[in-house]
RNA sequence: GAGUUUGAUCCUGGCUCAGGAUGAACGCUAGCGACAGGCUUAACACAUGCAAGUCGAGGGGCAUCACGGGAGGUAGCAAUACAUGGGUGGCGACCGGCGCACGGGUGCGUAACGCGUAUCCAACCUUCCCGAUACUCUUGGAUAGCCUUCCGAAAGGGAGAUUAAUACAAGAUGGUGUUUCACUUUCGCAUGUUAUUGAAACUAAAGAUUUAUCGGUAUCGGAUGGGGAUGCGUGACAUUAGAUAGUAGGCGGGGUAACGGCCCACCUAGUCUACGAUGUCUAGGGGUUCUGAGAGGAAGGUCCCCCACACUGGAACUGAGACACGGUCCAGACUCCUACGGGAGGCAGCAGUGAGGAAUAUUGGUCAAUGGUCGGAAGACUGAACCAGCCAAGUAGCGUGAAGGAUGAAGGUUCUAUGGAUUGUAAACUUCUUUUAUACGGGAAUAAAACCUCCCACGUGUGGGAGCUUGUAUGUACCGUAUGAAUAAGCAUCGGCUAACUCCGUGCCAGCAGCCGCGGUAAUACGGAGGAUGCGAGCGUUAUCCGGAUUUAUUGGGUUUAAAGGGAGCGUAGACGGGAGAUUAAGUCAGUUGUGAAAGGCUGCGGCUCAACCGCAGCACUGCAGUUGAUACUGGUUUCCUUGAGUGCGGUUGAGGUGUAUGGAAUUCGUGGUGUAGCGGUGAAAUGCUUAGAUAUCACGAAGAACUCCGAUUGCGAAGGCAGUACACUAAGCCGUAACUGACGUUGAGGCUCGAAAGCGUGGGGAGCAAACAGGAUUAGAUACCCUGGUAGUCCACGCAGUAAACGAUGGAUGUUAGCUGUUCGGAGCGAAUGAGUUCUGAGUGGCACAGCGAAAGCGUUAAACAUCCCACCUGGGGAGUACGCCGGCAACGGUGAAACUCAAAGGAAUUGACGGGGGCCCGCACAAGCGGAGGAACAUGUGGUUUAAUUCGAUGAUACGCGAGGAACCUUACCCGGGCUCAAACGGCACAGUGAUACUUUUGAAAGGAGGUAGCUCUACGGAGACUGUGCCGAGGUGCUGCAUGGUUGUCGUCAGCUCGUGCCGUGAGGUGUCGGCUUAAGUGCCAUAACGAGCGCAACCCCUAUUGUCAGUUGCCAGCAGGUAAAGCUGGGGACUCUGACGAGACUGCCGGCGCAAGCUGAGAGGAAGGCGGGGAUGACGUCAAAUCAGCACGGCCCUUACGUCCGGGGCGACACACGUGUUACAAUGGCAGGCACAGCGGGAAGCCACCCGGCGACGGGGAGCGGAACCCGAAAGCCUGUCUCAGUUCGGAUCGGAGUCUGCAACUCGACUCCGUGAAGCUGGAUUCGCUAGUAAUCGCGCAUCAGCCAUGGCGCGGUGAAUACGUUCCCGGGCCUUGCACACACCGCCCGU
Repeated sequence: GAGUUUGAUCCUGGCUCAGGAUGAACGCUAGCGACAGGCUUAACACAUGCAAGUCGAGGGGCAUCACGGGAGGUAGCAAUACAUGGGUGGCGACCGGCGCACGGGUGCGUAACGCGUAUCCAACCUUCCCGAUACUCUUGGAUAGCCUUCCGAAAGGGAGAUUAAUACAAGAUGGUGUUUCACUUUCGCAUGUUAUUGAAACUAAAGAUUUAUCGGUAUCGGAUGGGGAUGCGUGACAUUAGAUAGUAGGCGGGGUAACGGCCCACCUAGUCUACGAUGUCUAGGGGUUCUGAGAGGAAGGUCCCCCACACUGGAACUGAGACACGGUCCAGACUCCUACGGGAGGCAGCAGUGAGGAAUAUUGGUCAAUGGUCGGAAGACUGAACCAGCCAAGUAGCGUGAAGGAUGAAGGUUCUAUGGAUUGUAAACUUCUUUUAUACGGGAAUAAAACCUCCCACGUGUGGGAGCUUGUAUGUACCGUAUGAAUAAGCAUCGGCUAACUCCGUGCCAGCAGCCGCGGUAAUACGGAGGAUGCGAGCGUUAUCCGGAUUUAUUGGGUUUAAAGGGAGCGUAGACGGGAGAUUAAGUCAGUUGUGAAAGGCUGCGGCUCAACCGCAGCACUGCAGUUGAUACUGGUUUCCUUGAGUGCGGUUGAGGUGUAUGGAAUUCGUGGUGUAGCGGUGAAAUGCUUAGAUAUCACGAAGAACUCCGAUUGCGAAGGCAGUACACUAAGCCGUAACUGACGUUGAGGCUCGAAAGCGUGGGGAGCAAACAGGAUUAGAUACCCUGGUAGUCCACGCAGUAAACGAUGGAUGUUAGCUGUUCGGAGCGAAUGAGUUCUGAGUGGCACAGCGAAAGCGUUAAACAUCCCACCUGGGGAGUACGCCGGCAACGGUGAAACUCAAAGGAAUUGACGGGGGCCCGCACAAGCGGAGGAACAUGUGGUUUAAUUCGAUGAUACGCGAGGAACCUUACCCGGGCUCAAACGGCACAGUGAUACUUUUGAAAGGAGGUAGCUCUACGGAGACUGUGCCGAGGUGCUGCAUGGUUGUCGUCAGCUCGUGCCGUGAGGUGUCGGCUUAAGUGCCAUAACGAGCGCAACCCCUAUUGUCAGUUGCCAGCAGGUAAAGCUGGGGACUCUGACGAGACUGCCGGCGCAAGCUGAGAGGAAGGCGGGGAUGACGUCAAAUCAGCACGGCCCUUACGUCCGGGGCGACACACGUGUUACAAUGGCAGGCACAGCGGGAAGCCACCCGGCGACGGGGAGCGGAACCCGAAAGCCUGUCUCAGUUCGGAUCGGAGUCUGCAACUCGACUCCGUGAAGCUGGAUUCGCUAGUAAUCGCGCAUCAGCCAUGGCGCGGUGAAUACGUUCCCGGGCCUUGCACACACCGCCCGU
């Protein structure tokens, strides 16, 4: 820096990621050399080999090897062999010297003077080495080895004899040595110490070889190495708070190299500790390493320094040095050998083995170099060291080729697919190079030097020179030649963070995942592929550390509401602290000295071909100590001061506290009176009380508790808290004054005290109230809310307890920083004169607000502002204020206070919505007021269910259900059964073949279809073309799936009044403002107001129909006047007046008047007008919501089928039927039915049609037949009116159902049509809960037309006219909606969220 809490926002806050690092491990992959690294686990156990020896110039010797000679011996002599012989080189074992205390390993222990740093030792030691001085005399006795012998399995041991030394011992000499004493003297912080002198006592020695040295002894000094002491620094836990008897100190001793309770005797009673003793847990420390801007944090492997350890524990010996890794002794565990008696061993040396483990190498070479030990030296030894081997385990470097090369090849992948994109200059191909590789050849430095020999110089042990010898690594590095692109690329990732995208497969499966999260059929997130990105001989993963994390905050955080102020006060330690002067120099600052090892780091230079790596130089090492200065500030000491603080004096205030006394009202109870039937209680009741007299009421009496009014953002108190009145005691604040003290102050860990209510103990008291408990209700239940009772308790005294939302959710103190306005208590001035008022000044207590602060809300001189000081507390949510431990308590419980595990959030403030059985305003046939229905019956129709071979599919709350369907007998038709076809039922293209198309016909079949027969082309430029049939191929076809992939269309909220934008302004921001407020409207309609001003989509208007009228036009319409004429009739001439038709206009705009109003506007039985305030109706549907409906109307992505999920045909089904629901029709009758007579429409339709009229039939209809493609012809209006009849009944209501007979359409009415006639005459007498429509030409009622259509199941749908009502007080309530506001833990938005079981 990013991701992640939200619809979005700001904040708090955690989680996660990107970076770097590693002694790493795992997965995939792997060409090279260089440098560095390699048991982090079992300080587990170890086979085998090696890791410490050396000196013969200390010694006796000769087991063994080599050389040599002599005398003698044996094998007869010689040769030869054997034995003897230390003579020489040398040398096993032994005596002796030195070394073995180094080097190498490990990190168990250790929280310590262990380590680091600084200082000190006047309290010490130091082999070998260096310097100086002096000395090195005389003797002695042993002992190992060897030899003899004994014991034992072995390891080993015993006895005897003999022998040497640089082994051991004795004596002599001796000093500047050591110790003691005495005197003088120097130095030191002190105990002390230095120096000079004198006295006494004590102590040395070793030789060797060969002439050059090496040794030995004593003393002093140096160097080196060690020992000791001290300051400071160096983990965690207080849920470890007290620890300690050699403990602390002293005197005197012992011991030590030396100081010291190190040890001992005696004396004293101390010592350590909140600045963390003691205890427990963890851990080697440092230089350094990693990270980080730094401060820090983490680590301590390799290398260097120190420490500790060496199977575990203990102990000492030797020695200069050890309490000793490859020494000794004892004990223990383990392993091994054994003749069972007894013995042996210690890899945390180098290799190596087993075990453990995710995991860590060769039983290699050499002493050539460097270093070590011994030696006079040569030299020996050296798993130290130097090299090599194994391992990508790290760092840096090199390579796997370079240049050219477009038809941008083929192939792959992909897309919008006749074509493009990409792989990709990539390849092929051409030219070039040869690092690396392979082969061959040449070939180092490291050897400075030392040994040995010789020479020179002088200062006799140094320097220089010459010669000789010595190389493990290594025939390596390096160089040259040859060959030939030849020998060499992978890993991870590609949703965001985070660079990099498509296809296929899969289908909440398989899987991925660091966090958020992907996957439920179109996955850039899984798996594969192509492509891309990153890094590259590596790349990823895992683990761990730092960073990011200012997320423990010193640098650099917080605490009103996010986690966080202790309930309050007093006060100890501590921290911090007013003004002036003097002094000191601890802190502080500056200079300087020492130190801060080397390596490492940084900078520069240099060496390996570069780099890593290495070398040299410088810097740094921020530290510590010494020393010399400075003196502002802080501190120490001291002298003053008065303003902080306190005291005094004078006033004043209050429910401040404690105790005592006292008052009235109310309540309950008791007694008596009056009085009678209820009282009480609730939403409604009941339990309860009451005729044994309640409630009510009067009188008297008793008891306990609480104090009405005053009374308030009032007052007092540290907080808790405090309220009738009076008195006593007592505390505090404030104001004034300026007499006294003279910084006496602030805060305050522990500590002490106070501390509401409830609770506990003891004793009182007990009226009212009231946990528990009982009863009655409520309820699904009701261990509650409501009611009737009622005990602890509430009250008092004493004691305990110690907590609260103990809150201003805000610790205390001091100072500073605009104001305005209330109120309480003081003081002063003016006024006044015991008043009111007003100005100023203190102390409290409220409101508003500037700056500032704050995430915001908000705070704002009573800070949450600006500063200083002190205390307390916080560090994600849950687990949990829980568990354990401890402390307190009589108990209840309180204080202190975790972890495992789990989540990616939890949270604060604010915003927009939605929601609320929140509020305000308003609207709608929403309710109400009415009219008529539905729900009951029968039938029609749709749906569910069931059934079925199939009952095709879709629609399902409102917003499906007379819906898609505005016409299912076949067809439709998608479903089922059966029979057929496979270029296919239809269409396009190509190729080939054939011919006409077509008509008629035979046979078979249910048809489709199959098998046959007959007849039979056009145009032509003669090449062919057209059309058709057949065959083959490419395209087909699918009412199969997905409406949750889509387009288009539609429903609904809703014809509701809303939804937005630009600019400006406000806000950190989401957002707000505008669009809010007041009035008004049907309306976000308008007006006023206004940090908003404007605008858009909606509203309205523009469009259509209708109501009035003018002009024009006048047939098929009309007929007033004129004329003719009929039985009658606009029938005719004619006319345009009227009706009407239909084109263009007019008209209505609150325009006028009155009232109200700022205006907009409202209102009026206003005027005028056909119409009046939107005149009535229609079309028109904002941003959006419901993943709403439709892949079966159509289109379309993807998936699926292809002799079938395509297609043709016959038949069946979609019409089934116990049942349930929706929508309708007809009714139940008299406002009616039936019969007869008489009237009046409009919208529309009509040629395979409408059909006048005539004839036949009771009728449906049939047979004739005029007119009309229509203002001309046709399509009969009904309710109504008049007359008659029926008389309340299952009827002259109602017509279902059934029987019979017909008509019509149609290829065909069985399943399954409509209509007609005759007969039959079911249910039904107005419909439960509930529910629907409608506010005027509306409801209701009456008929008519049309689409579809051969016909029709139409009672449906869409239209048309006729007749023609009732009611609306009103907005409390139900439903839906709009605006404002409020709450919210909701945002999938209350059909939410969420809790318990």

This is a predicted structure of a 1397-nucleotide RNA (small-subunit ribosomal RNA) from an uncultured bacterium.
The coordinates come from a structure-prediction model, not an experiment, and the mean pLDDT is 83.
RNAcentral holds the sequence, with entries from ENA and SILVA.
It matches the Rfam family "Bacterial small subunit ribosomal RNA". Its family is annotated with structural constituent of ribosome and ribosome in the Gene Ontology.